[in-house]
This is a predicted structure of a 74-nucleotide RNA (transfer RNA) from an Archaeoglobales archaeon. Model confidence (mean pLDDT): 83 of 100. It matches the Rfam family "tRNA". By type it is a transfer RNA. The RNAcentral record of the sequence draws on ENA and GtRNAdb.
């Protein structure tokens, strides 16, 4: 330098193809239970969907540019 993949909650990841309320598990906070804790059950908080711009009534999703990480090639 060229090609490909990935980037979404504290962590691990769905959702993107086919635009229309941002989600799950774990973790965290509270409650029930328990001698205490754990396990189990119930409830709850938590998001600049990597960044900038464009298209659209509407963008995590489509288009352009950029950044970071991983892999391959030269």
């Nucleotide at each position: 330098c060229c090609c490909g993949g990935c980037u979404u909650a504290g962590c691990u990841c769905a959702g993107u193809c086919u635009g229309g309320c941002a989600g799950a598990g774990c973790g965290c906070g509270g409650g029930c239970c328990u001698g205490u804790a754990g396990a189990g059950c119930c409830c709850g908080g938590g998001g600049u969907c990597c960044c900038c711009g464009g298209u659209u009534c509407a963008a995590a999703u489509c288009c352009g540019g950029g950044a970071g990480c991983c892999g391959g090639g030269a």